[in-house]
RNA sequence: AGGGGUAUAGCUCAGUUGGUAGAGUACUGGUCUCCAAAACCAUGGGUCGUGGGUUCAAGUCCUUCUGCCCCUG
Numbered sequence: 001a002g003g004g005g006u007a008u009a010g011c012u013c014a015g016u017u018g019g020u021a022g023a024g025u026a027c028u029g030g031u032c033u034c035c036a037a038a039a040c041c042a043u044g045g046g047u048c049g050u051g052g053g054u055u056c057a058a059g060u061c062c063u064u065c066u067g068c069c070c071c072u073g
């Protein structure tokens, strides 16, 4: 320099033909216990990396940039 992949909750990851975002775990509170752990129940937590475009509607499609990873030279 060229090509490809990836970015979603604190962390690990889902998200179907585009229809308005979830699980596990962790944190917090409760039940239980002399106390704690474990177990069980519940709550909160997200402008889906950035900017722009298409669309009635974008996590999803197109595109710029950025971070990380891989390949070619």
Stems, first nucleotide, its partner, number of pairs: 001072007010025004019056001028042004049065001051063003
Predicted 3D model of a 73-nucleotide RNA (transfer RNA) from an uncultured Clostridia bacterium. The sequence was found in a public genome assembly. Model confidence (mean pLDDT): 80 of 100. Rfam family: tRNA. Gene Ontology term of the family: triplet codon-amino acid adaptor activity. By type it is a transfer RNA.